A computed fold for a 478-nucleotide part of an RNA from a metagenome, annotated as small-subunit ribosomal RNA, 3' major domain.
Its mean pLDDT, the model's own confidence on a scale to 100, is 82.
Context: one part of a larger RNA
RNA sequence: UGACGGGGGUCCGCACAAGCGGUGGAGCAUGUGGUUUAAUUCGAUGAUACGCGAGGAACCUUACCUGGGCUAGAAUGCGAGUGCCGUACCCUGAAAGGGGUAUUUCCAGCAAUGGACACAAAGCAAGGUGCUGCAUGGCUGUCGUCAGCUCGUGCCGUGAGGUGUUGGGUUAAGUCCCGCAACGAGCGCAACCCCUAUCAUCAGUUGCCAACAGGUAAUGCUGGGAACUCUGGUGAAACUGCCGCCGUAAGGCGUGAGGAAGGAGGGGAUGAUGUCAAGUCAUCAUGGCCUUUAUGCCCAGGGCUACACACGUGCUACAAUGGGGGGUACAAAGGGUCGCUACCUGGUGACAGGAUGCCAAUCUCAAAAAACCCCUCUCAGUUCAGAUUGCAGGCUGCAACUCGCCUGCAUGAAGCUGGAAUCGCUAGUAGUCGUAGAUCAGCAACGCUACGGUGAAUACGUUCCCGGACCUUGUACA
Numbered sequence: 001u002g003a004c005g006g007g008g009g010u011c012c013g014c015a016c017a018a019g020c021g022g023u024g025g026a027g028c029a030u031g032u033g034g035u036u037u038a039a040u041u042c043g044a045u046g047a048u049a050c051g052c053g054a055g056g057a058a059c060c061u062u063a064c065c066u067g068g069g070c071u072a073g074a075a076u077g078c079g080a081g082u083g084c085c086g087u088a089c090c091c092u093g094a095a096a097g098g099g100g101u102a103u104u105u106c107c108a109g110c111a112a113u114g115g116a117c118a119c120a121a122a123g124c125a126a127g128g129u130g131c132u133g134c135a136u137g138g139c140u141g142u143c144g145u146c147a148g149c150u151c152g153u154g155c156c157g158u159g160a161g162g163u164g165u166u167g168g169g170u171u172a173a174g175u176c177c178c179g180c181a182a183c184g185a186g187c188g189c190a191a192c193c194c195c196u197a198u199c200a201u202c203a204g205u206u207g208c209c210a211a212c213a214g215g216u217a218a219u220g221c222u223g224g225g226a227a228c229u230c231u232g233g234u235g236a237a238a239c240u241g242c243c244g245c246c247g248u249a250a251g252g253c254g255u256g257a258g259g260a261a262g263g264a265g266g267g268g269a270u271g272a273u274g275u276c277a278a279g280u281c282a283u284c285a286u287g288g289c290c291u292u293u294a295u296g297c298c299c300a301g302g303g304c305u306a307c308a309c310a311c312g313u314g315c316u317a318c319a320a321u322g323g324g325g326g327g328u329a330c331a332a333a334g335g336g337u338c339g340c341u342a343c344c345u346g347g348u349g350a351c352a353g354g355a356u357g358c359c360a361a362u363c364u365c366a367a368a369a370a371a372c373c374c375c376u377c378u379c380a381g382u383u384c385a386g387a388u389u390g391c392a393g394g395c396u397g398c399a400a401c402u403c404g405c406c407u408g409c410a411u412g413a414a415g416c417u418g419g420a421a422u423c424g425c426u427a428g429u430a431g432u433c434g435u436a437g438a439u440c441a442g443c444a445a446c447g448c449u450a451c452g453g454u455g456a457a458u459a460c461g462u463u464c465c466c467g468g469a470c471c472u473u474g475u476a477c478a
Stems, first nucleotide, its partner, number of pairs: 001478002003475003007472007015462002019425005026316008034307002042053002064302007076125003081119003086103007105116004127291002130289003136285002138280003141276001143274001148187006154163003167178003193268004198236007208225002212223003239262001242256001243254004305444001318418001322377007334365003339358002343354004384415001389410007431454007
């Protein structure tokens, strides 16, 4: 100087407390461990691994296994030489591959020859998802969006170092004020950026329709309009600016005024010096090592989907604030031409056959669902719950046996609110309800990322648990 303390002081955080909803019990989905296996490819392992890399494992992917093949090799360059290549066909084979037959280059030029294209021996350069993340770059997690981490000069100290950065206040903040052997400065904080809440203005098509006119069974449908909504550019607006109280100041307080918004308005992006030899050699790059008729490459089939069990993360439930039937509303944000498909017909349905519009503020996916109204069920393992299984179908795809999703009928398991323990959340939040997208032929999505609808309870307080910041103290630790 740090680190640590079941030392002290001050302070903060869904850290506790106060509340709401879960997990832990059940079934299923998914990841992991373990076990099994020819293989169940590899990585990630307290917090900071475990719906993680994977935003799509039937083949492919694919790295694994078994078997069949190739050896300058799957790609590219140089290349003696050749005229192939391609097309058609035959044999073998699971395919990859191997063997064979027929046909057979193009341009300039009389020709020699040159050029183009293709194939290609030897040779030179290959390849490796093989090892080492404890040789590395880059990227990332975490402490932590915590308020810290440093430097120049000066001063103090033999020196390591200190001072500044401590103190008194204040703040979300090393934020600001006052004081001070310090005076300044840098990286962080904040602001500048984006979305959102209000208004003005400009612009009105594909969006809008108040007034006027026309028209329909009905609809901005038509003429038209530029008000409103909205779209998307510009600007205004919030600064403790005003008032009162407290305070030297910084600042704090207020059912204050005004205001759409009030003291950082709400959210996002943004992550200092460093810590964990944290993670990644399998995104990529890369040193070293290893391999070269194989640890490389091609192919078929299998595996990554196994199953006594254990754990994590989720979904669905156990019901009446509910289930079923019928009826009626109200979103936002996205996607679409190898696509989204109105509408019609067939089918109980998944879907199929026609047909039309749209490269989309124009057409379409699209029905929002909870909600509301009426009827029914009456506390039961039930008209709860839907696992499992049987049969019959649909779709994608070369192909659904291993191993896809969906539909209909039948079947109707566990489960009656969950032990010890444990998680999330402070407001348009939690809970609850649907919607869309990426990936994608299809889909194991109940995941993830976004979007809106509805919409709470509680916070006395900081003694305690956990993590952190500053000062101080002890130390046989560095």
It matches the Rfam family "Bacterial small subunit ribosomal RNA".